[in-house]
């Protein structure tokens, strides 16, 4: 300088905003019911997005061993500091670009 199983998918969880549900203003003569607007500065066990650097699980994949046609076992599967910007859904985001640039 290059290159990587630094793999793929599922459940969640930190976080996240507000399309939808709730709740809370307010408006309709208004008590209820029920519509409108309207508030994410609304502490929701709804629903929604959701992590390369967060868990877990399967599937893989490397070695090793067993088996001899069987799809078993065991062992690894390490590390990982990070902007600004810009995109996507209604929006935001540890979401994507992105283990990017830069740093070490």
């Nucleotide at each position: 300088c290059g290159g990587c199983a630094a793999g793929u998918u599922u459940u969640c969880u930190a976080g996240g905003g507000u399309u939808c549900c709730g709740u809370g203003g307010u408006u309709g003569u208004u008590a209820a019911a029920c519509a409108g607007c309207u508030a994410g500065u609304c502490u929701g066990c709804g629903a929604c997005c959701g992590a390369g650097a967060g868990a877990a699980a399967a599937c893989g994949c490397a070695c090793a061993g067993a088996a001899u046609u069987g799809a078993c076992u065991g062992u690894g599967u390490a590390c990982a500091c990070g902007g600004a910007g810009g995109g996507a859904c209604a929006a935001a985001a540890g979401c994507c670009c992105g283990g990017g640039a830069g740093g070490a």
Guanidine-I riboswitch aptamer from [Anoxybacillus] calidus, 104 nucleotides, folded computationally. The coordinates come from a structure-prediction model, not an experiment, and the mean pLDDT is 80. The organism belongs to Paranoxybacillus, within Bacteria.